[in-house]
RNA sequence: AUUUGAAACUGGCAAACCCAUCGAAAGGUGGCGACGCAAAAUUUCCGGUCUAAAGUGGCGACACCAUGACAGCGGGAUUGCCAAA
Numbered sequence: 001a002u003u004u005g006a007a008a009c010u011g012g013c014a015a016a017c018c019c020a021u022c023g024a025a026a027g028g029u030g031g032c033g034a035c036g037c038a039a040a041a042u043u044u045c046c047g048g049u050c051u052a053a054a055g056u057g058g059c060g061a062c063a064c065c066a067u068g069a070c071a072g073c074g075g076g077a078u079u080g081c082c083a084a085a
Base pairs, nucleotide, nucleotide: 002085003084004083005082012037013036018031019030020029021028022027035072041078042077043076045075046074047073048070049069050068055064056063057062
């Protein structure tokens, strides 16, 4: 340096619920708490999924739509601890 792996060692992150707060919502942030995770670290480049305020259509019910969101939905890129080969 590369590959494989989480058996050991040092550890790490933190789902859902609930509380507070931001947001039209999806969802984010903080606290509590652990479902799980060998990258559940970073990054929207590709696909996918979610929401639909504004906008458009409609008599209406509603429908369409991302410039919004999800990195714990996959892929890619970047970085990283331990062990073995």